[in-house]
Context: one part of a larger RNA
């Protein structure tokens, strides 16, 4: 010096990103007592207070009185610190084996789509298997995520489903026509040149032809999207109101400086002597918003944030002690 412990005057979080760590609470024994809130189950061991051994006497008992011992009587060990408020996720559960346990995943509940059984779907080249020895109160897939109150507008784009008149459209069918080759015919300066049937071969128009796409509808708990400018009331300010442009339609309820707010430490109130955090409001929402769910919500949480009581070497500010180790000497 380090590691693991013990004690500490006065103060008591002044430490620190943060009470991290430590201390404290004496603890599923008994009696008393117990709030808001609430899904009436809970919250709750809420909180808070008191008692505790053994012997004798009295008493049915509860207990009362007296006594005894010890430092100490739930005599050892083991065995909750608590409260107030907010955010998030309903909960129990699951997860990055070896840096993340969470607000992430899952969940019951809700909802959409597909599937009539040789089911859909999945695995396999196939045979076949699972689904299922099940049958729509069943099975598969997507989304949301208990409960409560709700879930607004837009089908123009993209997707999905339905429709089939017309347009477009592949291979295939079809084969008009055209080219190559040359028996033959004609001409010839005998070198060739021109025409050209059949066969073989190359190409190939019209016509015919499905889905798809175009086209017409439907559909948002499908992917998604949900405006701008100007004017206006008898102080001022503001704008219930009006005008105009654009759009498929212009954000409804609820919430809101929020796990979302840049400006921003917004403004006001509370808490503090003093508060960029916190709580309650306001609304000017850079850039909330309704199952990519919105807003509440009892219970729960090794979650996150703010405050308080108790408690302490976290600190003011350090000191002493114990054991072990490093290191030095023998």
């Nucleotide at each position: 010096a380090c590691u693991u412990c013990g004690u500490u005057a006065a103060g008591g979080a002044a430490c620190u990103c943060g009470g991290c760590a430590a201390a404290a609470c004496a603890g599923c024994g008994g009696c008393c007592g117990u709030a808001a809130u609430u899904u009436a189950g809970a919250g709750a061991u809420a909180a808070g207070g008191c008692c505790u051994g053994c012997c004798c006497u009295c008493g049915c008992a509860a207990g009362a009185g007296g006594g005894c011992c010890g430092c100490a009587g739930c005599u050892a060990a083991a065995g909750a610190g608590c409260c107030c408020a907010a955010g998030g996720g309903a909960c129990u559960g699951u997860u990055u084996a070896c840096c993340a346990a969470a607000a992430a995943c899952a969940u019951a509940g809700c909802u959409c789509u597909c599937u009539g059984c040789u089911a859909a779907c999945u695995c396999g080249u196939a045979a076949g298997a699972g689904g299922a020895u099940g049958u729509a109160u069943a099975g598969a897939g997507g989304g949301u995520g208990a409960u409560g109150c709700c879930u607004g507008g837009c089908c123009a784009g993209u997707g999905u489903c339905c429709g089939a008149a017309c347009g477009u459209u592949a291979a295939g069918a079809g084969g008009a026509g055209a080219g190559g080759u040359u028996a033959g015919c004609a001409c010839u300066u005998c070198g060739g040149u021109g025409c050209a049937a059949a066969g073989c071969u190359u190409u190939g128009a019209a016509u015919u032809c499905a889905a798809g796409c175009g086209c017409g509808g439907a559909u948002g708990a499908a992917c998604g999207c949900c405006g701008g400018c100007g004017a206006u009331a008898a102080c001022u300010a503001u704008a219930a109101u009006c005008g105009u442009c654009c759009u498929a339609a212009g954000g409804u309820a609820g919430c809101g400086a929020a796990a979302u707010u840049c400006c921003u430490u917004g403004u006001c109130g509370g808490g503090u002597a003093a508060g960029u955090u916190c709580c309650g409001a306001c609304c000017u929402g850079c850039a909330c918003g309704a199952a990519u769910g919105g807003c509440u919500u009892a219970a729960c949480c090794a979650c996150u944030u703010g405050g308080g009581c108790a408690c302490u070497g976290u600190c003011u500010c350090a000191a002493c002690g114990a054991a072990g180790u490093a290191c030095u000497c023998g």